Predicted 3D model of a 591-nucleotide part of an RNA (large-subunit ribosomal RNA, domain I) from a Vulcanimicrobiota bacterium. RNAcentral holds the full RNA, with entries from ENA.
[in-house]
Context: one part of a larger RNA
This record gives sequence, C1' cells and structure tokens, in this order.
RNA sequence: GGCACAGGAUGGAUGCCUUGGCGUCAGAAGUCGAAGAAGGACGUGGCAGACUGCGAAAAGCUCCGGGAAGCUGUCAACGAGCGUUGAUCCGGAGAUAUCCGAAUGGGGCAACCUGGCCUGUAGAAGACAGGUCAUCGUAUAAUGAAUCCAUAGUUAUACGAAGGGAAGCGAGGGAAGUGAAACAUCUCAGUACCUCGACGAAAGGAAAUCAAUCGAGACUCCCCCAGUAGUGGCGAGCGACCGGGGAAUAGCCCAAACCGUUAUAGUGUCAAGAGUGUAGUCGUUGCUAUAGCGGUGUUGUAGGGUAAUUACGUCAGGUUCUACAUGACCUGAGCGGAGUUAAAAAAUCUAUUUUUAGUAUAAGGUUCUGGAAAGUUCCUCCAUAGAGUGUGAUAGGCACGUAUACGGCAUUAAUAGGUCUCCGUUGUAAUUAUCCCUGAGUAGUAUGGGGCACGUGAAACCCUGUAUGAAACCGGGUGGACCAUCAUCCAAGGCUAAGUACUAAUGACGACCGAUAGUGCAAAGUACCGUGAGGGAAAGGUGAAAAGAACCCCUAGCGGGGAGUGAAAUAGAAUCUGAAAUCCUGUGCUU
Repeated sequence: GGCACAGGAUGGAUGCCUUGGCGUCAGAAGUCGAAGAAGGACGUGGCAGACUGCGAAAAGCUCCGGGAAGCUGUCAACGAGCGUUGAUCCGGAGAUAUCCGAAUGGGGCAACCUGGCCUGUAGAAGACAGGUCAUCGUAUAAUGAAUCCAUAGUUAUACGAAGGGAAGCGAGGGAAGUGAAACAUCUCAGUACCUCGACGAAAGGAAAUCAAUCGAGACUCCCCCAGUAGUGGCGAGCGACCGGGGAAUAGCCCAAACCGUUAUAGUGUCAAGAGUGUAGUCGUUGCUAUAGCGGUGUUGUAGGGUAAUUACGUCAGGUUCUACAUGACCUGAGCGGAGUUAAAAAAUCUAUUUUUAGUAUAAGGUUCUGGAAAGUUCCUCCAUAGAGUGUGAUAGGCACGUAUACGGCAUUAAUAGGUCUCCGUUGUAAUUAUCCCUGAGUAGUAUGGGGCACGUGAAACCCUGUAUGAAACCGGGUGGACCAUCAUCCAAGGCUAAGUACUAAUGACGACCGAUAGUGCAAAGUACCGUGAGGGAAAGGUGAAAAGAACCCCUAGCGGGGAGUGAAAUAGAAUCUGAAAUCCUGUGCUU
C1' cells in the first nucleotide's frame, strides 16, 4: 500500500407523517366606492421586534342574542388584573374610524406643505377645535354682454358621475413564433395583446327567417346531422346548412295617418270661426307652418286611420259662449283584469321557509403484555348514530362529533297573501267607401374592402368607405349568377325573463401530491438581485409529556465525561428513520 470484517464520522437519500397545495361538484352570492373604496403609511400592548387585530374612543367601545368557567391573539414566562352582578369567546346591529390614495379648498417629491368662509373656546389680535369650499353632466331658478328683444356668459340649489375588482361578456383595434417538412396566397387567428363599456351574468331575440309545392314558426345552450356537402398554392388545412332529439319557454312597445292641446312665426279685420240644428251672443277666439306634450295605433290570411252604417255593451254626476235638443268628452261608484324581470312605476305589512350564533344527542367492563391499551382474553350493550378526527400502539359504547330532533332579539334571501299602483267598463265585432298612413340619402346600382365553412369564384346573402340613387300596397324584400312562374316574408325604430358562461369566498368530496412532489410560497411575493419595469429563492418532523439535563469534573470557549429525566438520549435540541459517495479507527490476511 491492497483486500476482508467490525465500529464510528460526514452526509441527508429512503420510509412513515402533514399544518399546505391541486382538482371536481354543490348551493348561495356576484359587486365595493364622495356616507371617501380597493390598497397602503403611521400609530396602537405593563414590558413589544415581527405577524394578526384595531384607529388618538386605537389586540379595542355600546346594545341585542348565544354560551358557561375560565380569560388577558400568534406567545411561553414575568408583572398586574378581569370573571357566576356571567368575563374571554361566537353571531347580529351600531359608535369611533389619524394620514395618503378616485382624493375632491390650493399645492406637492403619496402618507407632507399651506389657505378662504362659518361656528365655538371667547371677548379685540395671535392660537386651537368643529364644519365647509375640486371638476364635469343633467334639471330648475336668478342674473345678464357685444345688440332693442334675445342669446352667450355668470351665479345658486338639487341629483348624478368619477376610482377598484379573479374569471366570464360585448364592442373598437389587432400581431408573430408556428404549420405548409423552404416560402409569398393560406395557416397560426380574429388567437395573444391594447383600449372602451356593461352585468350578475353578458350577448341574442319575437322573421323583409327558413323551407319546397309538404310545411315550420323569436332567441340562447347541448347532442346528432358530420369531419358529411363544400372550400382550399384543390397543398397544409378550414369546415357548414337543412333536418332530427333535448334544456328552457313569453311576448311586447314606438314612429306615421287622425284627434286634442301648448309655444313660436306667418296670415287674417269685407271675415274665417266658436261640435251639429233653431234663436241669440261673442269676435286675435280662426287658418297655415314648425316644435313639444296627451290620446289613437303597431301589421302581411296585409294592418291601421278617416267617413258612413249595423249588432252588442251596469249606474250616477258634470263640462261645452247662452237656451233647448243631440253628439263628444270628463269624474265617481259597482264589477272585472293586471303588476314590482320586458310591455308605466314604487313602497309597505303579515305568514311560511331560509342565511348569519347555537341546543339535545344512545351504548363497557374485565384478564394479559407493555412506559402507556384503543391490542389480547372473557363476557356484554347501542345503533335513523359502525362518517371522521383525537386520546401515551389499532376505540361504534373515552373526548369532539355522527344519525336524528330542535332553536332565534337582530339579520339575509325566496315564496304566498293583503295594503298599494295601473288598466278596462268610456268600448268590442262586422260591412261599405278606396281618400290618408305604414321607418329615405334608406333599398338598389357601380367601385374598393370586410363578414358569411365559402380564398372572386358562376358567388347569391349580410356589413361598409367613395359615387349615385328608387318605389310607396296596382307597393317592397327573399328563395345561392340571372329571367319567368310559384312560394314566402314586410327592411331602413326600440324593449324582453328562463335555459348558457365564469368563480375571488364557503362547504363536501378525490383509484390527486406528500416537502427536489403539490401553488412561486406547508412561514413569501418575504430574503436577496436590479436605477427601473421587473426577477425571485431556500427552509417541515426531539418526546406521549419538556419531564429540555439540578449538581460535580476537564476546558478561555466550543465541546465532552459523570449524575439525573425518560420506554428509549446512537430520541439531547446541528434532535424521527439515517442509504450512497467520502473520511477515520481497530483486528485479520497479504505485499
């Protein structure tokens, strides 16, 4: 030096564990904010560094309800206290809530500086305390230029907005890596991303839709149709409709014609006219245009208006320039209907269920082993409860629970009913006339683009920049070039629940992970890095219980040896188990 064996050191794999994650499902909720949010800064404790809580009333204050013996958060000790006159704790409703932040009196390098006015201490000044003063929009009122009226402007009051939010939604913009085995049309993809906007969902929505000679009957979502028909450097790829089956169902309102009314302008004085008839009376009352408001009206087998006629239709009162008659209109009663998610819009009460604390809750002893019994032995009990967790090893009967039953001052939501509100009865139905209305820079056309599964193609249909530009019910659109026939629908205005999407939080569950896994994080968006935008870790386990090693010895200390605790200390805090690489010691063999 090598080999073998044994014992250690180092190291932290492996096993076991779980405080934390991940996913699925469910119901509920889906908004917070000028009454100052989200998020922060700074404070706040007897001692107080961090976290948590809270806000100068500061780990808290008040009231109501629950609860029952302990309590003063993580956090032990010390100190000082509180509590059966019910604390701590849990739920509900309030009070307080510094400064910054939309930040809003003005300013500003966020958490700072500095004003005006009113009130008060309090009485002059200075000082302090409380309140108030941003901007924009809408409405109303006052005031009021150039410029007579008016308007602009100014001022005041009231209401609203502003900012934040995980994903989901709509709209306006809109890539590239990639694929095509290169690449340009194409694809990725209308994706990512940016911006705006809204909601608990959003969007869409009651046919100018489809269909095919039969018919369907708003929209949304799912399963088929079907990887089909198509489209496509006919490459890569993209990719329907019709129809069928389900989920859920709900339909409505304007514009216009016509009538009434208000304002403004014009016209009109010989009048027109005041619902109609007769008689009187009045005469800026009339007529036309524009605008506003109210009534009417809302569709394709066309519908509506107007005029006339017919049938049916509870009662009372009033108005119309005057009287009478007639017509029209208004009010009320009775009767009937509807409504808080659209078609008008709110509120309130009661009952039931429900959310946010809780309450009751069955049934066991022994023997042995052991540090410890839940294990073993023998006998036994409950079960609408043998889900689960904990307890010194494996517990239906030890603890918390579980099945089941019950509870509520306040509070959340839903359902039903009442009050309430609105509507009809004042109209409804039909016939005739064929006079009026039925969404215009629209439809369509040309051209340039975009969307439709459809890349310009034979390319319909939908949207649109530019240029043009109809009809008006004897009308118009569509049916995949186009024409005819036929069929079907009625654009150029609007609203609309449900079925659908998502999940920050809560609960339950898992042939999900178990500390190099699972979130980046079992402590953290921390430490640390970067001027900054931003990047971004590592790190779990003594023991049943600290019983965490009094005392003695060596040592400067670290560390160790005794003693003691414990079942165990090779469980000693660098702490469960303790692999490998690596190092050391001892013994044997060998060179």